Overview
A computed fold for a 492-nucleotide part of an RNA from an uncultured prokaryote, annotated as small-subunit ribosomal RNA, 5' domain. The RNAcentral record of the full RNA draws on ENA.
Context: one part of a larger RNA
RNA sequence: AACGAACGCUGGCGGUGUGCUUAACACAUGCAAGUCGAACGGACUCUUCGGAGUUAGUGGCGGACGGGUGAGUAAUACAUAGAUAAUCUGCCUUAAAGUGGGGGACAACUAGCCGAAAGGUUAGCUAAUACCGCAUAAUGUGGUUAGUUGAGACACUAAUCAAGAAAGGAUUUAUUCGCUUAUAGAGGAGUCUAUGGUUGAUUAGCUAGUUGGUGAGGUAAUGGCCUACCAAGCCGACGAUCUAUAGCUGGUCUGAGAGGAUGAUCAGCCACACUGGGACUGAGACACGGCCCAGACUUCUACGGAAGGCAGCAGUGGGGAAUUUUCCGCAAUGGACGAAAGUCUGACGGAGCGACACCGCGUGGAGGAUGAGGUUUUUAGGAAUGUAAACUCCUUUUGGCAGGGAUGAAACAAAUGACGGUACCUACAGAGGAAGCAUCGGCUAACUACGUGCCAGCAGCCGCGGUAAUACGUAGGAUGCGAGCGUUGUUC
Repeated sequence: AACGAACGCUGGCGGUGUGCUUAACACAUGCAAGUCGAACGGACUCUUCGGAGUUAGUGGCGGACGGGUGAGUAAUACAUAGAUAAUCUGCCUUAAAGUGGGGGACAACUAGCCGAAAGGUUAGCUAAUACCGCAUAAUGUGGUUAGUUGAGACACUAAUCAAGAAAGGAUUUAUUCGCUUAUAGAGGAGUCUAUGGUUGAUUAGCUAGUUGGUGAGGUAAUGGCCUACCAAGCCGACGAUCUAUAGCUGGUCUGAGAGGAUGAUCAGCCACACUGGGACUGAGACACGGCCCAGACUUCUACGGAAGGCAGCAGUGGGGAAUUUUCCGCAAUGGACGAAAGUCUGACGGAGCGACACCGCGUGGAGGAUGAGGUUUUUAGGAAUGUAAACUCCUUUUGGCAGGGAUGAAACAAAUGACGGUACCUACAGAGGAAGCAUCGGCUAACUACGUGCCAGCAGCCGCGGUAAUACGUAGGAUGCGAGCGUUGUUC
RNA backbone atom coordinates (compact mmCIF):
# COMPACT_ATOMS: atom_id res chain seq x y z
C1' A A 1 0.00 0.00 0.00
C1' A A 2 -3.91 -3.64 -0.69
C1' C A 3 -8.35 -7.00 0.73
C1' G A 4 -14.79 -10.93 -1.67
C1' A A 5 -12.22 -10.10 4.81
C1' A A 6 -13.40 -11.26 10.20
C1' C A 7 -13.52 -9.38 15.45
C1' G A 8 -14.15 -5.13 19.35
C1' C A 9 -16.24 -0.20 20.34
C1' U A 10 -19.22 3.31 17.76
C1' G A 11 -22.67 4.71 13.87
C1' G A 12 -26.41 10.53 10.39
C1' C A 13 -27.26 10.60 4.81
C1' G A 14 -26.45 9.67 -0.47
C1' G A 15 -24.14 7.52 -5.02
C1' U A 16 -21.44 3.47 -7.32
C1' G A 17 -19.82 -1.26 -6.69
C1' U A 18 -19.76 -5.78 -3.99
C1' G A 19 -21.46 -10.11 -0.68
C1' C A 20 -20.49 -18.96 1.20
C1' U A 21 -13.03 -17.78 0.23
C1' U A 22 -15.51 -23.31 4.66
C1' A A 23 -19.08 -29.01 3.26
C1' A A 24 -18.55 -30.37 -5.53
C1' C A 25 -22.38 -31.36 2.30
C1' A A 26 -27.84 -32.76 2.43
C1' C A 27 -32.05 -30.24 0.73
C1' A A 28 -38.80 -28.80 2.53
C1' U A 29 -41.50 -25.20 -0.77
C1' G A 30 -42.25 -22.00 -5.07
C1' C A 31 -40.51 -20.45 -9.63
C1' A A 32 -35.99 -20.88 -13.43
C1' A A 33 -37.96 -23.61 -21.28
C1' G A 34 -41.08 -23.20 -23.85
C1' U A 35 -43.76 -21.91 -28.23
C1' C A 36 -46.62 -22.61 -32.88
C1' G A 37 -54.27 -23.81 -34.35
C1' A A 38 -51.22 -19.72 -40.64
C1' A A 39 -48.61 -28.18 -40.28
C1' C A 40 -52.85 -32.03 -38.54
C1' G A 41 -57.38 -34.75 -37.11
C1' G A 42 -60.42 -34.64 -32.86
C1' A A 43 -62.91 -32.85 -28.22
C1' C A 44 -65.12 -28.73 -25.64
C1' U A 45 -67.19 -23.54 -24.91
C1' C A 46 -69.65 -19.20 -26.95
C1' U A 47 -72.50 -17.65 -31.27
C1' U A 48 -75.88 -12.45 -34.34
C1' C A 49 -75.14 -19.19 -37.49
C1' G A 50 -71.10 -15.59 -40.77
C1' G A 51 -67.80 -17.25 -37.20
C1' A A 52 -64.77 -16.71 -32.63
C1' G A 53 -62.06 -19.10 -28.76
C1' U A 54 -59.64 -23.06 -25.49
C1' U A 55 -56.58 -27.08 -26.05
C1' A A 56 -54.93 -33.24 -24.23
C1' G A 57 -52.57 -35.74 -28.66
C1' U A 58 -49.62 -36.20 -33.65
C1' G A 59 -46.05 -32.80 -35.97
C1' G A 60 -42.20 -28.55 -36.32
C1' C A 61 -38.54 -25.43 -34.03
C1' G A 62 -36.14 -24.63 -29.39
C1' G A 63 -34.79 -27.54 -24.57
C1' A A 64 -26.35 -28.16 -27.05
C1' C A 65 -28.20 -20.94 -25.82
C1' G A 66 -28.74 -18.30 -21.53
C1' G A 67 -27.65 -19.32 -15.81
C1' G A 68 -24.30 -22.09 -11.90
C1' U A 69 -19.79 -24.24 -9.92
C1' G A 70 -14.21 -25.15 -9.99
C1' A A 71 -14.58 -31.27 -8.07
C1' G A 72 -11.32 -33.25 -11.69
C1' U A 73 -7.31 -31.85 -15.03
C1' A A 74 0.26 -30.58 -15.07
C1' A A 75 -2.22 -31.68 -20.52
C1' U A 76 -7.61 -34.87 -24.84
C1' A A 77 -6.73 -27.99 -20.79
C1' C A 78 -5.06 -22.72 -21.45
C1' A A 79 -2.15 -18.50 -23.97
C1' U A 80 0.36 -17.09 -28.46
C1' A A 81 1.61 -18.24 -33.58
C1' G A 82 0.36 -21.47 -37.40
C1' A A 83 -1.77 -25.95 -40.39
C1' U A 84 -6.37 -28.40 -42.38
C1' A A 85 -3.52 -30.97 -49.88
C1' A A 86 -7.40 -34.42 -43.27
C1' U A 87 -13.01 -31.59 -41.86
C1' C A 88 -18.44 -30.50 -40.52
C1' U A 89 -21.99 -26.58 -40.00
C1' G A 90 -29.40 -25.84 -38.11
C1' C A 91 -31.10 -20.75 -38.23
C1' C A 92 -29.04 -16.06 -41.30
C1' U A 93 -27.14 -13.58 -46.04
C1' U A 94 -26.08 -14.45 -51.40
C1' A A 95 -26.84 -16.56 -56.35
C1' A A 96 -29.38 -21.15 -59.34
C1' A A 97 -33.02 -24.94 -60.42
C1' G A 98 -37.25 -27.67 -58.87
C1' U A 99 -41.78 -28.46 -55.83
C1' G A 100 -45.03 -34.17 -60.54
C1' G A 101 -47.85 -38.53 -59.20
C1' G A 102 -49.14 -42.40 -55.45
C1' G A 103 -49.41 -45.67 -50.90
C1' G A 104 -49.73 -47.85 -46.04
C1' A A 105 -49.79 -46.72 -40.92
C1' C A 106 -49.71 -44.82 -35.67
C1' A A 107 -51.42 -41.49 -31.51
C1' A A 108 -55.60 -38.82 -29.99
C1' C A 109 -60.67 -41.18 -29.84
C1' U A 110 -64.09 -45.66 -28.87
C1' A A 111 -64.70 -50.52 -26.34
C1' G A 112 -62.56 -54.16 -22.99
C1' C A 113 -58.81 -55.81 -19.46
C1' C A 114 -54.54 -55.45 -15.61
C1' G A 115 -52.44 -52.33 -11.51
C1' A A 116 -52.66 -49.35 -4.74
C1' A A 117 -50.09 -45.99 -7.69
C1' A A 118 -46.66 -44.86 -11.49
C1' G A 119 -48.48 -46.77 -15.62
C1' G A 120 -49.53 -50.78 -19.07
C1' U A 121 -52.10 -54.04 -22.59
C1' U A 122 -55.76 -56.01 -26.51
C1' A A 123 -59.20 -54.91 -30.54
C1' G A 124 -61.21 -51.11 -33.79
C1' C A 125 -61.35 -45.89 -36.41
C1' U A 126 -58.53 -41.49 -38.41
C1' A A 127 -55.41 -36.68 -40.34
C1' A A 128 -50.95 -34.21 -41.61
C1' U A 129 -45.45 -29.98 -43.36
C1' A A 130 -45.37 -37.50 -39.54
C1' C A 131 -43.68 -42.16 -42.54
C1' C A 132 -42.61 -45.01 -47.35
C1' G A 133 -42.22 -46.21 -52.60
C1' C A 134 -42.46 -44.23 -58.11
C1' A A 135 -41.00 -40.25 -61.81
C1' U A 136 -37.54 -36.39 -63.03
C1' A A 137 -32.58 -33.58 -61.89
C1' A A 138 -26.65 -31.14 -62.23
C1' U A 139 -22.12 -27.46 -61.63
C1' G A 140 -23.67 -31.93 -56.13
C1' U A 141 -22.17 -37.64 -54.67
C1' G A 142 -19.54 -42.28 -56.27
C1' G A 143 -16.59 -44.87 -60.35
C1' U A 144 -13.42 -44.63 -64.96
C1' U A 145 -10.28 -41.86 -68.57
C1' A A 146 -7.38 -37.55 -70.14
C1' G A 147 -5.17 -32.85 -69.01
C1' U A 148 -3.47 -28.42 -65.61
C1' U A 149 -1.23 -26.27 -61.03
C1' G A 150 1.96 -28.02 -57.39
C1' A A 151 7.38 -30.78 -53.81
C1' G A 152 3.12 -33.99 -53.45
C1' A A 153 -3.50 -34.63 -56.01
C1' C A 154 -7.59 -36.44 -52.69
C1' A A 155 -7.65 -29.82 -55.83
C1' C A 156 -9.26 -27.73 -60.78
C1' U A 157 -10.95 -28.62 -66.08
C1' A A 158 -13.27 -31.92 -69.84
C1' A A 159 -15.74 -36.52 -71.26
C1' U A 160 -18.54 -40.84 -69.78
C1' C A 161 -21.33 -44.39 -66.46
C1' A A 162 -24.33 -45.26 -61.96
C1' A A 163 -27.36 -44.22 -57.70
C1' G A 164 -30.06 -40.43 -55.30
C1' A A 165 -35.20 -34.98 -53.82
C1' A A 166 -39.37 -32.55 -52.30
C1' A A 167 -44.85 -30.50 -48.46
C1' G A 168 -47.65 -27.98 -48.10
C1' G A 169 -50.10 -23.65 -45.22
C1' A A 170 -52.43 -18.62 -45.27
C1' U A 171 -54.86 -15.19 -48.28
C1' U A 172 -57.37 -9.34 -50.26
C1' U A 173 -55.81 -14.15 -55.94
C1' A A 174 -51.87 -10.89 -56.03
C1' U A 175 -48.59 -12.74 -53.35
C1' U A 176 -46.27 -14.53 -49.11
C1' C A 177 -44.32 -18.08 -45.57
C1' G A 178 -42.36 -22.74 -46.29
C1' C A 179 -40.12 -27.62 -48.63
C1' U A 180 -36.05 -30.24 -51.96
C1' U A 181 -31.24 -30.18 -54.50
C1' A A 182 -27.30 -27.10 -54.78
C1' U A 183 -23.23 -22.17 -54.95
C1' A A 184 -20.56 -18.61 -52.21
C1' G A 185 -20.24 -16.30 -47.43
C1' A A 186 -20.70 -15.00 -42.32
C1' G A 187 -20.66 -16.81 -37.60
C1' G A 188 -19.71 -21.50 -34.96
C1' A A 189 -17.22 -26.13 -34.15
C1' G A 190 -13.68 -30.47 -34.74
C1' U A 191 -8.54 -32.19 -35.50
C1' C A 192 -3.12 -31.39 -35.83
C1' U A 193 1.89 -28.71 -35.02
C1' A A 194 5.42 -25.42 -32.40
C1' U A 195 6.60 -22.48 -28.08
C1' G A 196 5.39 -20.94 -22.97
C1' G A 197 3.80 -20.94 -17.64
C1' U A 198 4.01 -25.47 -10.54
C1' U A 199 6.78 -28.87 -6.79
C1' G A 200 9.82 -33.13 -5.19
C1' A A 201 15.70 -37.24 -7.36
C1' U A 202 14.68 -38.83 0.38
C1' U A 203 10.78 -40.73 -7.28
C1' A A 204 15.95 -43.22 -12.27
C1' G A 205 14.60 -45.95 -15.24
C1' C A 206 9.44 -46.12 -17.96
C1' U A 207 6.38 -48.55 -21.85
C1' A A 208 3.30 -54.47 -25.01
C1' G A 209 -1.37 -51.25 -28.58
C1' U A 210 3.75 -49.96 -26.17
C1' U A 211 7.00 -47.57 -31.23
C1' G A 212 6.64 -48.25 -36.52
C1' G A 213 4.74 -50.78 -41.09
C1' U A 214 0.85 -53.49 -44.26
C1' G A 215 -4.36 -55.05 -44.98
C1' A A 216 -9.37 -54.54 -43.29
C1' G A 217 -12.67 -51.46 -40.17
C1' G A 218 -14.38 -46.82 -38.02
C1' U A 219 -15.09 -41.23 -38.07
C1' A A 220 -17.50 -35.20 -40.73
C1' A A 221 -12.11 -35.83 -40.74
C1' U A 222 -6.03 -37.38 -39.90
C1' G A 223 -4.27 -40.97 -36.72
C1' G A 224 -2.90 -47.73 -32.88
C1' C A 225 -8.67 -44.50 -33.04
C1' C A 226 -9.80 -50.08 -33.36
C1' U A 227 -8.48 -55.01 -35.23
C1' A A 228 -5.30 -59.15 -37.75
C1' C A 229 -0.31 -59.99 -39.16
C1' C A 230 4.94 -58.38 -39.33
C1' A A 231 9.30 -55.83 -37.27
C1' A A 232 11.47 -54.32 -32.15
C1' G A 233 11.05 -50.33 -31.29
C1' C A 234 9.47 -45.40 -28.35
C1' C A 235 10.48 -41.96 -24.03
C1' G A 236 14.37 -40.43 -20.34
C1' A A 237 19.51 -36.09 -16.01
C1' C A 238 17.48 -30.44 -21.66
C1' G A 239 14.41 -34.87 -15.66
C1' A A 240 10.92 -39.70 -18.56
C1' U A 241 7.95 -42.45 -14.97
C1' C A 242 5.99 -41.66 -10.17
C1' U A 243 4.37 -38.21 -6.25
C1' A A 244 2.21 -33.61 -4.34
C1' U A 245 -0.49 -29.29 -5.57
C1' A A 246 -3.54 -26.59 -9.13
C1' G A 247 -8.94 -24.94 -13.58
C1' C A 248 -5.92 -21.59 -17.61
C1' U A 249 -5.85 -16.53 -19.54
C1' G A 250 -7.06 -11.08 -20.23
C1' G A 251 -6.18 -9.23 -15.77
C1' U A 252 -5.74 -7.86 -10.11
C1' C A 253 -2.43 -6.29 -5.88
C1' U A 254 2.36 -4.49 -4.90
C1' G A 255 6.84 -2.33 -6.70
C1' A A 256 10.76 3.36 -9.46
C1' G A 257 11.38 -0.81 -12.37
C1' A A 258 12.96 -5.75 -12.86
C1' G A 259 10.29 -8.86 -10.29
C1' G A 260 7.03 -11.20 -6.49
C1' A A 261 2.09 -12.73 -5.10
C1' U A 262 -2.66 -13.79 -7.01
C1' G A 263 -6.73 -15.62 -10.70
C1' A A 264 -13.38 -12.81 -6.16
C1' U A 265 -16.57 -9.50 -9.18
C1' C A 266 -16.23 -8.36 -15.31
C1' A A 267 -14.53 -10.82 -20.15
C1' G A 268 -12.46 -15.30 -23.26
C1' C A 269 -11.55 -20.66 -23.10
C1' C A 270 -11.97 -25.48 -20.55
C1' A A 271 -14.22 -29.08 -17.28
C1' C A 272 -18.39 -30.78 -14.36
C1' A A 273 -23.97 -31.40 -13.18
C1' C A 274 -25.86 -37.01 -6.63
C1' U A 275 -21.35 -41.09 -7.83
C1' G A 276 -19.67 -44.41 -12.01
C1' G A 277 -20.72 -46.16 -17.00
C1' G A 278 -23.45 -46.00 -21.76
C1' A A 279 -25.53 -44.69 -25.96
C1' C A 280 -30.13 -42.50 -28.48
C1' U A 281 -32.07 -38.15 -30.96
C1' G A 282 -30.09 -34.19 -33.48
C1' A A 283 -26.76 -29.37 -37.68
C1' G A 284 -24.72 -29.48 -32.91
C1' A A 285 -24.74 -33.47 -26.71
C1' C A 286 -22.47 -38.55 -25.16
C1' A A 287 -26.98 -33.57 -22.95
C1' C A 288 -27.58 -29.31 -15.19
C1' G A 289 -33.87 -28.82 -14.78
C1' G A 290 -33.55 -35.74 -21.48
C1' C A 291 -33.12 -41.45 -21.71
C1' C A 292 -30.92 -46.45 -20.03
C1' C A 293 -27.92 -49.46 -16.39
C1' A A 294 -25.36 -49.93 -11.64
C1' G A 295 -24.39 -47.66 -6.64
C1' A A 296 -25.23 -44.53 -2.17
C1' C A 297 -29.01 -41.53 -0.01
C1' U A 298 -34.21 -39.62 0.51
C1' U A 299 -39.65 -40.18 -0.24
C1' C A 300 -44.41 -43.06 -1.38
C1' U A 301 -46.38 -48.13 -1.19
C1' A A 302 -52.01 -52.18 -0.87
C1' C A 303 -44.77 -54.96 -0.17
C1' G A 304 -45.86 -56.66 -5.97
C1' G A 305 -43.48 -51.99 -7.22
C1' A A 306 -42.67 -46.73 -8.10
C1' A A 307 -40.48 -41.45 -7.60
C1' G A 308 -36.20 -37.89 -6.92
C1' G A 309 -31.36 -35.05 -7.87
C1' C A 310 -30.75 -26.42 -6.15
C1' A A 311 -22.46 -26.55 -8.39
C1' G A 312 -30.25 -22.10 -11.68
C1' C A 313 -33.10 -17.74 -8.34
C1' A A 314 -34.78 -17.18 -3.51
C1' G A 315 -34.81 -20.08 0.86
C1' U A 316 -33.65 -24.34 4.97
C1' G A 317 -30.42 -27.43 7.99
C1' G A 318 -25.19 -28.29 8.64
C1' G A 319 -20.00 -26.65 8.57
C1' G A 320 -17.70 -21.96 9.76
C1' A A 321 -14.42 -16.18 12.27
C1' A A 322 -17.77 -15.15 8.12
C1' U A 323 -21.23 -13.77 3.35
C1' U A 324 -28.14 -11.12 1.73
C1' U A 325 -34.97 -11.27 0.18
C1' U A 326 -38.73 -17.93 0.07
C1' C A 327 -39.17 -9.40 -3.11
C1' C A 328 -41.20 -6.49 -8.02
C1' G A 329 -41.42 -6.54 -13.41
C1' C A 330 -40.96 -8.32 -18.44
C1' A A 331 -41.31 -1.14 -18.99
C1' A A 332 -35.92 -1.46 -21.25
C1' U A 333 -31.72 -4.81 -23.42
C1' G A 334 -31.13 -9.80 -25.02
C1' G A 335 -33.03 -14.84 -26.07
C1' A A 336 -36.85 -19.15 -27.70
C1' C A 337 -41.22 -19.90 -30.62
C1' G A 338 -44.79 -17.55 -33.88
C1' A A 339 -46.82 -14.54 -40.42
C1' A A 340 -48.38 -11.47 -36.55
C1' A A 341 -50.94 -10.19 -32.12
C1' G A 342 -48.38 -12.32 -28.51
C1' U A 343 -46.63 -16.19 -24.92
C1' C A 344 -42.38 -17.71 -22.02
C1' U A 345 -37.79 -15.80 -19.86
C1' G A 346 -35.15 -16.01 -11.13
C1' A A 347 -31.13 -14.06 -18.34
C1' C A 348 -31.86 -9.22 -17.42
C1' G A 349 -33.84 -4.48 -15.43
C1' G A 350 -34.89 -3.00 -10.47
C1' A A 351 -35.97 -2.72 -5.31
C1' G A 352 -34.53 -4.99 -0.15
C1' C A 353 -30.46 -6.37 3.59
C1' G A 354 -24.90 -5.63 5.26
C1' A A 355 -20.14 1.08 7.00
C1' C A 356 -18.12 -4.90 3.18
C1' A A 357 -15.20 -1.34 -0.16
C1' C A 358 -14.51 3.41 -2.68
C1' C A 359 -16.27 8.42 -3.35
C1' G A 360 -19.15 12.72 -1.71
C1' C A 361 -21.91 15.51 2.18
C1' G A 362 -23.46 16.71 7.12
C1' U A 363 -23.45 16.93 12.54
C1' G A 364 -23.76 24.40 11.93
C1' G A 365 -21.59 29.82 10.73
C1' A A 366 -20.03 34.84 12.55
C1' G A 367 -19.45 37.68 16.90
C1' G A 368 -18.71 36.85 22.08
C1' A A 369 -14.50 37.86 28.83
C1' U A 370 -7.60 39.58 31.11
C1' G A 371 -11.82 34.67 30.75
C1' A A 372 -18.79 32.86 34.33
C1' G A 373 -19.96 28.17 36.78
C1' G A 374 -18.18 23.19 37.06
C1' U A 375 -13.93 19.97 36.70
C1' U A 376 -8.53 18.99 36.96
C1' U A 377 -4.18 20.80 39.09
C1' U A 378 -1.34 23.97 42.37
C1' U A 379 4.31 26.43 45.31
C1' A A 380 -3.02 28.17 47.43
C1' G A 381 -0.81 33.44 44.40
C1' G A 382 -2.43 31.04 40.27
C1' A A 383 -2.70 27.74 35.81
C1' A A 384 -5.57 24.62 32.32
C1' U A 385 -10.23 23.21 30.01
C1' G A 386 -11.32 28.18 26.95
C1' U A 387 -14.28 31.72 22.42
C1' A A 388 -15.18 26.58 24.49
C1' A A 389 -20.24 27.56 26.93
C1' A A 390 -24.02 31.13 28.06
C1' C A 391 -25.67 35.32 25.09
C1' U A 392 -26.52 38.20 20.16
C1' C A 393 -27.14 37.96 14.86
C1' C A 394 -27.48 34.58 10.74
C1' U A 395 -27.91 30.10 7.38
C1' U A 396 -30.99 25.55 6.28
C1' U A 397 -26.97 21.17 3.35
C1' U A 398 -29.11 16.81 5.48
C1' G A 399 -33.56 15.36 8.24
C1' G A 400 -39.34 16.94 8.63
C1' C A 401 -43.88 18.55 6.21
C1' A A 402 -46.56 20.27 1.80
C1' G A 403 -47.04 21.36 -3.74
C1' G A 404 -45.12 20.04 -8.58
C1' G A 405 -42.71 15.95 -10.92
C1' A A 406 -39.24 13.25 -14.89
C1' U A 407 -35.28 11.11 -18.67
C1' G A 408 -35.08 6.08 -19.39
C1' A A 409 -40.28 4.87 -24.82
C1' A A 410 -37.91 2.69 -29.73
C1' A A 411 -42.01 1.25 -33.58
C1' C A 412 -46.62 5.69 -39.27
C1' A A 413 -50.21 7.04 -35.57
C1' A A 414 -52.24 5.46 -30.91
C1' A A 415 -51.03 2.74 -26.64
C1' U A 416 -47.07 0.97 -23.43
C1' G A 417 -42.58 2.42 -16.84
C1' A A 418 -41.32 -2.71 -12.57
C1' C A 419 -38.21 1.09 -10.61
C1' G A 420 -41.76 5.30 -8.60
C1' G A 421 -45.03 9.71 -6.87
C1' U A 422 -38.45 7.61 -6.92
C1' A A 423 -34.61 11.24 -8.63
C1' C A 424 -35.14 16.33 -9.15
C1' C A 425 -37.51 21.44 -8.45
C1' U A 426 -40.23 24.82 -5.13
C1' A A 427 -42.49 26.71 -0.46
C1' C A 428 -42.58 26.57 5.06
C1' A A 429 -40.89 26.02 10.20
C1' G A 430 -36.68 25.28 12.99
C1' A A 431 -29.76 24.91 15.38
C1' G A 432 -33.68 22.17 15.93
C1' G A 433 -32.53 14.75 15.04
C1' A A 434 -26.86 13.42 13.72
C1' A A 435 -19.27 11.77 16.97
C1' G A 436 -16.74 8.43 17.87
C1' C A 437 -12.36 5.34 18.18
C1' A A 438 -7.31 4.57 19.22
C1' U A 439 -3.05 6.47 21.39
C1' C A 440 0.18 9.81 24.69
C1' G A 441 8.38 5.76 27.76
C1' G A 442 11.62 5.52 22.88
C1' C A 443 10.87 4.11 17.77
C1' U A 444 6.17 7.93 17.15
C1' A A 445 2.61 13.27 17.13
C1' A A 446 0.78 13.85 22.21
C1' C A 447 1.69 14.74 30.32
C1' U A 448 -0.03 15.51 34.79
C1' A A 449 -2.72 13.73 39.32
C1' C A 450 -4.54 9.68 42.12
C1' G A 451 -4.84 4.24 42.92
C1' U A 452 -1.71 -0.20 42.81
C1' G A 453 3.09 -1.98 44.88
C1' C A 454 7.36 -7.72 40.48
C1' C A 455 0.54 -7.72 42.66
C1' A A 456 -3.13 -6.49 39.30
C1' G A 457 -1.66 -5.78 34.69
C1' C A 458 0.83 -3.81 29.74
C1' A A 459 3.74 -5.25 25.46
C1' G A 460 4.93 -4.74 17.73
C1' C A 461 10.57 -4.45 19.37
C1' C A 462 13.44 -2.48 23.34
C1' G A 463 11.12 -3.32 27.78
C1' C A 464 7.57 -1.23 32.20
C1' G A 465 5.46 -2.76 37.56
C1' G A 466 9.28 -4.73 44.13
C1' U A 467 5.76 2.88 47.72
C1' A A 468 7.00 9.32 44.56
C1' A A 469 5.14 4.40 37.58
C1' U A 470 4.70 10.48 31.81
C1' A A 471 4.92 2.46 30.22
C1' C A 472 -0.54 -1.00 34.74
C1' G A 473 -5.99 1.11 36.16
C1' U A 474 -9.02 5.70 36.52
C1' A A 475 -9.58 11.02 35.90
C1' G A 476 -8.31 15.77 33.67
C1' G A 477 -5.69 17.39 29.52
C1' A A 478 -3.36 16.44 24.79
C1' U A 479 -2.23 14.00 19.87
C1' G A 480 -3.93 11.27 15.46
C1' C A 481 -7.80 9.79 12.28
C1' G A 482 -12.93 10.65 11.70
C1' A A 483 -18.73 7.77 10.30
C1' G A 484 -15.46 5.60 11.35
C1' C A 485 -11.41 3.95 14.57
C1' G A 486 -8.45 0.06 16.35
C1' U A 487 -7.04 -5.30 16.41
C1' U A 488 -6.24 -9.92 13.84
C1' G A 489 -5.23 -12.56 9.22
C1' U A 490 -2.98 -12.66 4.21
C1' U A 491 0.07 -10.55 -0.07
C1' C A 492 3.84 -7.22 -2.06